[in-house]
RNA sequence: GCGGGAAUAACUCAAUGGUAGAGUGCAACCUUCCCAAGGUUGAGGUUGCCGGUUCGAGUCCGGUUUCCCGCU
Numbered sequence: 001g002c003g004g005g006a007a008u009a010a011c012u013c014a015a016u017g018g019u020a021g022a023g024u025g026c027a028a029c030c031u032u033c034c035c036a037a038g039g040u041u042g043a044g045g046u047u048g049c050c051g052g053u054u055c056g057a058g059u060c061c062g063g064u065u066u067c068c069c070g071c072u
Base pairs, nucleotide, nucleotide: 001071002070003069004068005067006066007065010024011023012022013021018055026042027041028040029039030038048064049063050062051061052060
């Protein structure tokens, strides 16, 4: 230099172009003499960034940043 892949909650990961979710973690409450385990509820998001297409984009298109793999 060329090609491919990944980026979404604190972490690990989902999500046919049509309300952004789960598990773990965190907080409160229930249960218990206490702890652990269990249960209920809740908080937490600029979907890496900048644009484009579309009535509507995490998803499609272009550019860009970082990381990983391969080729030279």
Predicted 3D model of a 72-nucleotide RNA (transfer RNA) from a Chitinivibrionales bacterium. The source organism's lineage runs through Bacteria, Pseudomonadati, Fibrobacterota, Chitinivibrionia and Chitinivibrionales. Its Rfam family is "tRNA". Model confidence (mean pLDDT): 82 of 100.